[in-house]
RNA sequence: GCCGCUUUAGCUCAGUUGGUAGAGCACAGCUUUCGUAAAGCUGGGGUCGCGUGUUCGAGUCACGCAAGCGGCACCA
Numbered sequence: 001g002c003c004g005c006u007u008u009a010g011c012u013c014a015g016u017u018g019g020u021a022g023a024g025c026a027c028a029g030c031u032u033u034c035g036u037a038a039a040g041c042u043g044g045g046g047u048c049g050c051g052u053g054u055u056c057g058a059g060u061c062a063c064g065c066a067a068g069c070g071g072c073a074c075c076a
Stems, first nucleotide, its partner, number of pairs: 001072007010025004019056001027043005049065005
């Protein structure tokens, strides 16, 4: 330098044909207990990496950029 994949909640990840952003764990509260843990119930938490565009409507499509991973090439 070229090619491919990935980027969504604190963490690990789903998200179908473009049509109200979700799960598990974690966290907070409550129940239970002498108390803690476990268990059960409830709840909070998101600029969907950044930007532009297409569209009535974008996590999803197009383009550019960034970061990470992998492969190929180059390098004396």
This is a predicted structure of a 76-nucleotide RNA (transfer RNA) from a Hyphomicrobiales bacterium. RNAcentral records the identical sequence in 2 taxa. The source organism's lineage runs through Bacteria, Pseudomonadati, Pseudomonadota, Alphaproteobacteria and Hyphomicrobiales. RNAcentral holds the sequence, with entries from ENA. The coordinates come from a structure-prediction model, not an experiment, and the mean pLDDT is 81.